[in-house]
Molecule: c-di-GMP-I riboswitch aptamer
Organism: Ornithinibacillus halotolerans
Order: sequence, then C1' cells, then structure tokens
RNA sequence: UGUUGAAAAAGGCAAACUAUUCGAAAGGGUAGGACGCAAAGCAAAGGGUCUAAAAGUAUUAAAACUAAUGAUCGCCUGGCUACCAAA
Repeated sequence: UGUUGAAAAAGGCAAACUAUUCGAAAGGGUAGGACGCAAAGCAAAGGGUCUAAAAGUAUUAAAACUAAUGAUCGCCUGGCUACCAAA
C1' cells in the first nucleotide's frame, strides 16, 4: 500500500416507538430508546423510491391529474475519507 472481517480490544453510530420542534407533505433537528450496522463516516453524481407547496392541465368551484426545484446515502451503484485486527 492493497485485500479480508473469523476471533479480540478501544471505542463509534442508532431502526421502530415516545416527547418536542421545523416543514404543505415526504421527511428532518433535539432528547429518550436499541432493531441493526465494519464505513449506518462524508457527499444527492447515476438509477430507484417517497412527497406534490408553488406551477401547469381541466373545471363554475372543489375533488382529480401532471411534474422536483423537495426528501431518502439505514434502497442499489459509483466517488472521497477513516479506527482496530488478520494473512
């Protein structure tokens, strides 16, 4: 430096759910809480998925439909960085 994660140690993160808060929503923050995680560290680049405020279509109006510029990296791929150990 590359590969790998069987055993071990130091530690790390934190799903559901609950409270509160931001948001139109999806979802996010904080506190509690642990289902799990060897990149569950960083970053929305490609694909997927979720949402549809504004806008558009249509309408007397509403319902409805379209569509990310919104969200998700704990959906997948790719990118960047990193602890410990093994051969």